This is a predicted structure of an 84-nucleotide RNA (transfer RNA) from a Candidatus Falkowbacteria bacterium. Its mean pLDDT, the model's own confidence on a scale to 100, is 81. It matches the Rfam family "tRNA". Rfam links the family to the GO term triplet codon-amino acid adaptor activity. By type it is a transfer RNA. The sequence was found in a public genome assembly. The source organism's lineage runs through Bacteria, Bacteria candidate phyla and Candidatus Falkowiibacteriota.
RNA sequence: GCCCAGGUGGUGGAAUUGGUAUACACGAGGGACUUAAAAUCCCUUGGAGGCAACUCCGUGCGGGUUCGAGUCCCGCCCUGGGCA
Numbered sequence: 001g002c003c004c005a006g007g008u009g010g011u012g013g014a015a016u017u018g019g020u021a022u023a024c025a026c027g028a029g030g031g032a033c034u035u036a037a038a039a040u041c042c043c044u045u046g047g048a049g050g051c052a053a054c055u056c057c058g059u060g061c062g063g064g065u066u067c068g069a070g071u072c073c074c075g076c077c078c079u080g081g082g083c084a
Base pairs, nucleotide, nucleotide: 001083002082003081004080005079006078007077010026011025012024019067027045028044029043030042031041032040046057047056048055049054060076061075062074063073064072
C1' cells in the first nucleotide's frame, strides 16, 4: 500500500428485510429472607429537561440518500486478521 471483519449503556453482547435503540447476561443501587451474612427471590438501572404525563438528544467522527438509518452510500479515525 491493497483486501476482509469490527467500533452500540459501567462491561460483554443482541437488534433478522431500513420501521419501538440497548433484548439477554454480568456489574451497580434498593427491598424481601436471615440473629447476622452468603445463596436465592423481587424491583430499578443511557443522558438532559419536566411535579407528572411526556419531550428532546444519543449507536467511533463528519457528510449523503430516505417519510424513516445502528443497518444503505462517501470520506476519515481506531482495533483485529490476511496478502505483498